Notes:
A computed fold for a 90-nucleotide RNA from Desulfosporosinus fructosivorans, annotated as c-di-GMP-I riboswitch aptamer.
[in-house]
């Protein structure tokens, strides 16, 4: 340096849920709270998956209603990938 993470140590992050704010929604953010996580640090302009459907398109229709399709929206705690990093055996 690369791959790898047994036994520890110092620690770190923070699911569900609750409150507050934002948003059309998914969801985000702050506080509480811990499901778990050896990258559950970062990257959504690396590739997929999944979620939502404002706007747009189509259909029905009296309609400001309903249904369907669609990301430019979201998710890094869905996966692969890239990148940075603590400790300590083989």
């Nucleotide at each position: 340096u690369a791959a790898a993470g047994c036994c520890a140590a110092g620690g770190g992050c923070a699911a569900a849920c609750c409150c507050a704010u934002c948003u059309g929604a998914a969801g985000a953010c702050g506080g509480g709270g811990a499901u778990g996580c050896a990258a559950u640090g970062c990257c959504g302009u690396a590739g997929g998956g999944u979620c939502u459907a404002a706007g747009g398109c189509g259909c029905u229709g009296a309609a400001c209603a309903g249904c369907g399709c669609u990301a430019u929206g979201a998710u890094a705690g869905c996966c692969u990938g890239g990148u940075u990093g603590c400790c300590a055996a083989a």
The prediction has a mean pLDDT of 90. Rfam family: c-di-GMP-I riboswitch aptamer. Rfam describes the family as follows. GEMM was predicted in a large-scale screen for bacterial structured RNA regulatory elements. Genes associated with GEMM are involved in a diverse array of functions, including chemotaxis regulation, signal transduction, secretion and chitin. The sequence is in RNAcentral, with records from Rfam.